Context: one part of a larger RNA
């Protein structure tokens, strides 16, 4: 001089666009934030229609439309969205390997969808509990389950062949059906592709040597288990190995990165917002479903906390979006709507959806407007100051013209956000018309050098007080306080902090 996720102190007029707990990964009252399919499936309510039996009617019974959905049962729920406790390497960056790997949805190709079968939830009747659950007996369905056939594609052998392959014996071993009937919507092997993971190398990555020696599955082999996958990853024998002043091992802090800040540059500080990657969801751990999790709003144990008990035993965990308490200099609404992009579910209408779109809030920043123009000397009054003439505030007022950003009042009001028929929270918004009427709108810091700008006045008297630094105040202070005048910057000024 620059710069910030700031904060103080004075001031404050609009607008757009951005940013907004950096302290306690402190404890949290309510509401929301992940649901969806009836065109898998039995059933249940509701409100119709038909036929029958019977008849005045009402009722039954069967069938069928139409909306609802508790449950079976499928797909999501691993992502989206939060924060930065941990971590100095199982992270991160960049460069590669994967002949040592897996991968639901999607696309492409290509063979198949054969015959059986036992249950179970709902429901019903018990039982049982203060809740929360729970347990016995009956009754049923399925794209759930289970079982046989038959195919690939794995494994082992034989046999043909130079070989790739092909053939035959054993193990092993798919599948579902829906419906509005269609160029449909699925289900099942296989082979590929696309995505998106996992694993491994190589290089880089912060301070302390007042951390110098560390290590025992510790290094390396040979087996055999584990896994989607190579590996001491486990184990079990065998051998002494492995790292380390090119800093091992210890303590410290600290999420990496693109990037931002700053500098001609080279450096140097930071890692807010926004984009990827990691980690983590009360502390610790552990499995299970599942293509994918060692899983924020799932389950199981321990523990710490808060809640409800009928004292037996149960419920919860906002680093999800508002909000509350608390802590601190400090940081916002218990708002709108799914109109738009996304995304999960359906065949579709659709439904969800605190992602997201948008508004409140706050000069937090950054950009941009404005608070008026033009004419105006009697150099008006008034203030200050005067050796009283005058000087200066000053074309600056006032006065006349004029204009209406802005403001207020009234009315009108869109494109576009939606290629299509519809759908617009934002939003009586943005604009646009008439009307009023200079009307509604300046501060704040300094004036002794440094440093732009008073050797003006008056108070004060080493006192009160100023100061970034050298310094100022002891009676005529250009450094205090005040009032004039002046500089600077400006909806901001100035300080504090912090980095270059």
């Nucleotide at each position: 001089g620059g710069a910030u996720g700031a904060a103080c102190g004075c001031u404050a007029g609009c607008u757009a666009c951005a940013u907004g707990c950096c302290u306690a990964a402190c404890a949290c009252a309510u509401g929301c934030a992940a649901g969806u399919c009836g065109a898998a499936c039995g059933a249940a309510u509701a409100a119709g229609a038909a036929u029958a039996c019977a008849u005045u009617u009402a009722u039954u019974a069967u069938u069928u439309u139409u909306a609802u959905u508790a449950g079976u049962g499928g797909c999501g729920a691993a992502a989206a969205g939060g924060u930065g406790a941990g971590u100095a390497a199982u992270a991160c960056a960049u460069a590669a390997a994967u002949u040592a790997u897996c991968u639901a949805c999607c696309u492409c190709u290509u063979a198949g969808u054969a015959a059986a079968g036992a249950a179970u939830a709902a429901c019903c009747a018990g039982u049982g509990u203060a809740a929360a659950a729970u347990c016995u007996g009956g009754c049923u369905a399925a794209u759930a389950c289970u079982u046989u056939a038959u195919a690939u594609a794995u494994u082992u052998c034989g046999a043909u062949u130079u070989a790739u392959a092909u053939c035959g014996a054993a193990a092993g071993g798919a599948a579902a059906g829906c419906u509005u009937u269609a160029u449909g919507c699925g289900c099942u092997g296989a082979g590929a592709g696309a995505u998106g993971a996992g694993u491994u190398u190589a290089u880089g990555c912060c301070c302390c040597a007042u951390c110098a020696g560390u290590u025992a599955g510790u290094u390396g082999g040979u087996a055999a288990g584990a896994u989607a996958a190579a590996a001491g990853c486990u184990u079990a024998c065998c051998a002494a190995g492995a790292c380390u002043a090119u800093g091992a091992c210890g303590g410290g802090u600290a999420g990496c990165u693109g990037g931002u800040c700053u500098u001609a540059a080279c450096g140097g500080a930071c890692g807010u917002a926004c984009a990827g990657c990691c980690a983590c969801a009360a502390a610790g751990g552990a499995a299970c479903u599942g293509a994918g999790a060692a899983a924020a709003a799932g389950u199981c144990c321990u523990u710490a906390c808060u809640c409800c008990u009928a004292c037996g035993g149960g419920a919860g965990u906002c680093a999800g979006c508002a909000g509350u308490g608390g802590g601190g200099a400090a940081u916002a609404u218990u708002g709108u709507g799914c109109a738009a992009u996304g995304a999960a579910c359906g065949a579709a209408a659709g439904u969800u959806u605190g992602a997201c779109a948008c508004a409140a809030c706050a000069a937090u920043g950054u950009a941009g407007c404005g608070u008026g123009a033009u004419u105006g000397a009697a150099g008006a009054a008034g203030g200050c100051u005067g050796a009283a003439a005058g000087g200066u505030c000053g074309u600056a007022a006032a006065a006349a013209u004029c204009u209406u950003u802005u403001g207020c009042u009234a009315g009108a009001g869109a494109a576009a956000a939606a290629a299509u028929a519809a759908u617009g929270a934002u939003g009586u918004u943005a604009u646009c018309u008439a009307g009023c009427g200079a009307a509604u709108a300046a501060g704040u810091c300094g004036u002794u050098g440094c440093c732009a700008a008073u050797u003006g006045a008056u108070g004060u008297g080493c006192c009160a007080g100023c100061a970034g630094c050298a310094g100022c105040g002891g009676u005529g202070a250009a450094a205090c306080a005040u009032c004039u005048a002046c500089g600077g910057c400006a909806a901001g000024c100035g300080u504090u902090a912090u980095c270059c």

The part of an RNA shown here (small-subunit ribosomal RNA, 5' domain) has 500 nucleotides and comes from Pelvetia canaliculata. Taxonomically the source falls in Pelvetia (Eukaryota, Stramenopiles, Ochrophyta, Fucales). The coordinates come from a structure-prediction model, not an experiment, and the mean pLDDT is 83. It matches the Rfam family "Bacterial small subunit ribosomal RNA". Rfam links the family to the GO terms structural constituent of ribosome and ribosome.